Context: one part of a larger RNA
RNA sequence: UGACGGGGGCCCGCACAAGCGGUGGAGCAUGUGGUUUAAUUCGAAGCAACGCGCAGAACCUUACCAGCCCUUGACAUGGGUAUCGCGGAUUUGGGAGACCAUUUCCUUCAGUUCGGCUGGAUACCGCACAGGUGCUGCAUGGCUGUCGUCAGCUCGUGUCGUGAGAUGUUGGGUUAAGUCCCGCAACGAGCGCAACCCUCGCCCUUAGUUGCCAUCAGGUAAAGCUGGGAACUCUGAAGAAACUGCCAGUGAUAAACUGGAGGAAGGUGGGGAUGACGUCAAGUCCUCAUGGCCUUUAUGGGCAGGGCUACACACGUGAUACAAUGGCGCUGACAAUGGGAAGCAAUAGGGCAACCUGGAGCAAAUCCUAAAAAGGCGUCUCAGUUCGGAUUGUUCUCUGCAACUCGAGAGCAUGAAGUUGGAAUCGCUAGUAAUCGUAGAUCAGCAUGCUACGGUGAAUACGUUCUCGGGCCUUGUACA
Numbered sequence: 001u002g003a004c005g006g007g008g009g010c011c012c013g014c015a016c017a018a019g020c021g022g023u024g025g026a027g028c029a030u031g032u033g034g035u036u037u038a039a040u041u042c043g044a045a046g047c048a049a050c051g052c053g054c055a056g057a058a059c060c061u062u063a064c065c066a067g068c069c070c071u072u073g074a075c076a077u078g079g080g081u082a083u084c085g086c087g088g089a090u091u092u093g094g095g096a097g098a099c100c101a102u103u104u105c106c107u108u109c110a111g112u113u114c115g116g117c118u119g120g121a122u123a124c125c126g127c128a129c130a131g132g133u134g135c136u137g138c139a140u141g142g143c144u145g146u147c148g149u150c151a152g153c154u155c156g157u158g159u160c161g162u163g164a165g166a167u168g169u170u171g172g173g174u175u176a177a178g179u180c181c182c183g184c185a186a187c188g189a190g191c192g193c194a195a196c197c198c199u200c201g202c203c204c205u206u207a208g209u210u211g212c213c214a215u216c217a218g219g220u221a222a223a224g225c226u227g228g229g230a231a232c233u234c235u236g237a238a239g240a241a242a243c244u245g246c247c248a249g250u251g252a253u254a255a256a257c258u259g260g261a262g263g264a265a266g267g268u269g270g271g272g273a274u275g276a277c278g279u280c281a282a283g284u285c286c287u288c289a290u291g292g293c294c295u296u297u298a299u300g301g302g303c304a305g306g307g308c309u310a311c312a313c314a315c316g317u318g319a320u321a322c323a324a325u326g327g328c329g330c331u332g333a334c335a336a337u338g339g340g341a342a343g344c345a346a347u348a349g350g351g352c353a354a355c356c357u358g359g360a361g362c363a364a365a366u367c368c369u370a371a372a373a374a375g376g377c378g379u380c381u382c383a384g385u386u387c388g389g390a391u392u393g394u395u396c397u398c399u400g401c402a403a404c405u406c407g408a409g410a411g412c413a414u415g416a417a418g419u420u421g422g423a424a425u426c427g428c429u430a431g432u433a434a435u436c437g438u439a440g441a442u443c444a445g446c447a448u449g450c451u452a453c454g455g456u457g458a459a460u461a462c463g464u465u466c467u468c469g470g471g472c473c474u475u476g477u478a479c480a
Stems, first nucleotide, its partner, number of pairs: 001480002003477003007474007015464002019428005026320001028318006034311002042053002064306002067303004073129001077128002079125006087106003092101003109119003131295002134293003140289002142284003145280001147278001152191006158167003171182003197272004203239001205237004212229002216227003243266001246260005322421001326380006338369003343362002348357003387418001392413007434456007
C1' cells in the first nucleotide's frame, strides 16, 4: 500500500421488511448429471454451467458409431504430357449408395502476327503440398460474461517522507453520482458520472396518399363508396417545451433539501443504447484468425444406415392443472408490433375437423395474414366432477425422395397423477406484478423456448435491527 475480521462509524441496492404471484409435491416439455450403448459427437460447471452454443438433429445439418469405398485427394498454387472444349440431358448392367462399366442426343472457347503462338478448360503422371470440428483458451488475437451503470481509477507539476509511498481523492454539508458547495499544501488535468444520440408523453408549423371525413353534394341493404375537402385522427419532416426557471420555508449568505404555483410533463419525466482502471491464468483453438505439437492409403475425403431422441434414477428451467373470480354451450365488441412472390391468400364450395378445391387482390399506410381475455344469456352445484388432461387404441390430414427408429396436426374412443404442495427458495415498486392473446426470426415441416407487440390491470414499502452484495472513512493483523 492492499486484502481480510463472527472490529467500529456513515450510506446504498426488490438486500431484508410490507405485499402480490410463483418454484420445491403431480403428469408433461426441455437442458444437465448419472447409467446404458457400437455410438449415445463436442463444449459450458457456484453466483456468472444446466429452454446455454442450438434463430429450430427424420436425410442433410453431423463433428459420433459400425460398414462399404478414395488416396495429389471435395478445395488452392506451381511442373510435365495429351486433348480442344467445357457443359447438359439420357439408355443399360452391378451396387445400399458413393462409385464402376456402358448407350444415345444436344451444344461446341477467346485473341491471333495463322506459329499449338498466347490465354483458358479437361484428363493423366509424379512431386512440392492440400486437408484435419485433431491437442493446447495455462502460448495467443478477436469477441464475450462477471463484479456493475457500482462510482470509482489515475496522471502532470508542487509539497512531505531516507524509502516503499503520502498529499491531491481526506474533512463539514449535499447528491443517483469523485454530483455540487465550503474548507484545506496543494494547483490543475485525463478515463469514468452527467449531457450530447434513439424512443414514448403535450403543443405549433408544414406536407396530404395508399391514410383521414367535420362541413357541402351524390349514392347504398350497408360502407369514405363517389365528387370533393385539408378541419380532425394519423403518418413523415422541422420546431417549441423543463432550466430548481418562479414563490415560501429550512440551510452557512453556499451547494442543496422540503412544500407550492403554473404546466402535457417537475426536480435524472418513463424506457433504451452507452459498461472507466481492472478482477476471475473466467469462457471460447467447434464462428473466425493464429504460434507450437500431432496426423498424412489417415486423426483427411465420399457414401447409405444408425446415433445425438436410449432410461432403475437425481437436479435446473418451463408450460398445464388441481377448479365456481371456474368449466362448457350460444352470443359478442375493441389492438399494436410485424410478415408476405418457389409468398400472404380473401369471397365461394366440400369436409364433424385437421384440411381440401378454387383463386379475387397484393412486391403492400391500398390486398392478405388477423385477436384473446373482457361483456351478455343459459347450464353445471363442490364431486376426482361437465375439473384435469397424461397415456393408449383407431381412422385420417399436412410437409417432405422418405415420418419405423424419430415430425406436427385433426376426429372418435380411453380418461392416469393431481384436492394448492416439507425443509427450503425465486421474481416484482406502476402501466410494474399478475393475467390475455398476437407477431417475428430460425424454418419444407416441427416452439410449452427465444425476441418483440399490444389488451385488462393490482397490492405494499413503518423502516434499516437482522440476511446478502456493494461504496467511503477508520481500527487490528503472526496474511501478500
Model confidence (mean pLDDT): 83 of 100. A computed fold for a 480-nucleotide part of an RNA from an uncultured prokaryote, annotated as small-subunit ribosomal RNA, 3' major domain.